This is a predicted structure of an 80-nucleotide RNA (Glycine riboswitch aptamer) from a soil metagenome. The sequence is in RNAcentral, with records from MGnify. Its mean pLDDT, the model's own confidence on a scale to 100, is 82.
RNA sequence: CUGUGCGGGAGAGCACCGCCAAGGUGCGCCGAAGGGGCAACCGACUCCCGGGAAUCUCUCAGGCCAUCGGACCGCACGGG
Numbered sequence: 001c002u003g004u005g006c007g008g009g010a011g012a013g014c015a016c017c018g019c020c021a022a023g024g025u026g027c028g029c030c031g032a033a034g035g036g037g038c039a040a041c042c043g044a045c046u047c048c049c050g051g052g053a054a055u056c057u058c059u060c061a062g063g064c065c066a067u068c069g070g071a072c073c074g075c076a077c078g079g080g
Base pairs, nucleotide, nucleotide: 001079002078003077004076005075006074007073008072013027014026015025016024017023028064029063030062034060035058036057037056041051042050043049
């Protein structure tokens, strides 16, 4: 650095259709899978340019009952 298991884990809606649901439509919304963007600084250097992080930002994706998922944290075990 990374994988697996267990535990914790936020945010955001309403209406209509549909037998609950799944799902669909319209408008609105959320950010903590993933993805995109940028500062200082470093390199080169006239300028342009290249590298350059995030929980910041954009909301493409994803999400807005529950479930699933879920950054991150803790513990255990393994791999590089």